SAM riboswitch aptamer (S box leader) from a Bacillota bacterium, 104 nucleotides, folded computationally. Of the family's consensus pairs, 90% are formed in the model. The coordinates come from a structure-prediction model, not an experiment, and the mean pLDDT is 80. NCBI's taxonomy places the organism under Bacteria, Bacillati, Bacillota.

RNA sequence: AACUCAUCAAGAGCGGUGGAGGGGAAGGGCCCGAUGAAACCCGGCAACCUUGGAAACAAGUUUCCAAACGGUGCUAAAUCCCUCCACUAUUUGGAAGAUGAGUC
Numbered sequence: 001a002a003c004u005c006a007u008c009a010a011g012a013g014c015g016g017u018g019g020a021g022g023g024g025a026a027g028g029g030c031c032c033g034a035u036g037a038a039a040c041c042c043g044g045c046a047a048c049c050u051u052g053g054a055a056a057c058a059a060g061u062u063u064c065c066a067a068a069c070g071g072u073g074c075u076a077a078a079u080c081c082c083u084c085c086a087c088u089a090u091u092u093g094g095a096a097g098a099u100g101a102g103u104c
Stems, first nucleotide, its partner, number of pairs: 002103007013042001015041003021032003026083004043075003048071002050067007079096001084094003
């Protein structure tokens, strides 16, 4: 990089360093930011992997409950909104993207 599966309207600081950008790239929109952006540190959230328990099943496995030392992830706004396709034209479905787990 490719493929498969799952999830994506919830949640998370009045901290330290830092100083002007940021919301992934492009176009359009709309926002955040000197009442302090990015980045780093600390804290936190969540529960995909993980751990423990219970139930079901012939089995592979599945479901539920709990935990959070560890591996990731996340920590303004639906994945901030639109862009491409479809449609009954709408907070629709798909595609795309993000994250995790797995396969080669």